[in-house]
RNA sequence: UGGAUCGUCCGGGAGAGAGCAUUUUGCGAUUAUGCAUUAUGCCGCCGAAGGAGCACGUGCCCCGCAAACUCUCAGGCAAAAGGACCGGCGAUCUU
Numbered sequence: 001u002g003g004a005u006c007g008u009c010c011g012g013g014a015g016a017g018a019g020c021a022u023u024u025u026g027c028g029a030u031u032a033u034g035c036a037u038u039a040u041g042c043c044g045c046c047g048a049a050g051g052a053g054c055a056c057g058u059g060c061c062c063c064g065c066a067a068a069c070u071c072u073c074a075g076g077c078a079a080a081a082g083g084a085c086c087g088g089c090g091a092u093c094u095u
Base pairs, nucleotide, nucleotide: 002094003093004092005091006090007089009088010087011086012085017043019042020041021040022039025036026035027034044077045076046075050073051071052070053069056064057063
C1' cells in the first nucleotide's frame, strides 16, 4: 500500500393502492358527512430484511453450492420506520 471479517456508528439507498368493507377509541358535528387511530376480512400490486428454487461441480444418485435471476412463505405498497447494496469511520486479522 492492498485485501478480508465484524459493527447498537455516520451518509446515500429503489419498487408497489394515503384501496374497499366492517370495526375499537378519540376529536369534531348534531339530519349527516369528516379527520386520526385499533383490529378483522377481501381484492390488486412490489422485491433490496429474512426465506426458498436452480445454473454449476456431474453421465446418474447423494452431497456441496450461487446471484441483483426466479418464487413471493414472510415482509412491504403517503410520511415515518425498515431496506439488499455502496461509501466513510472504528476494531481485528492478513499482505
A computed fold for a 95-nucleotide RNA from Marinobacterium sp. LSUCC0821, annotated as Glycine riboswitch aptamer.
NCBI's taxonomy places the organism under Bacteria, Pseudomonadati, Oceanospirillales, Oceanospirillaceae, Marinobacterium.
The coordinates come from a structure-prediction model, not an experiment, and the mean pLDDT is 81.
The model forms 90% of the base pairs in the Rfam consensus.
The RNAcentral record of the sequence draws on Rfam.
Rfam family: Glycine riboswitch aptamer. Gene Ontology term of the family: glycine biosynthetic process.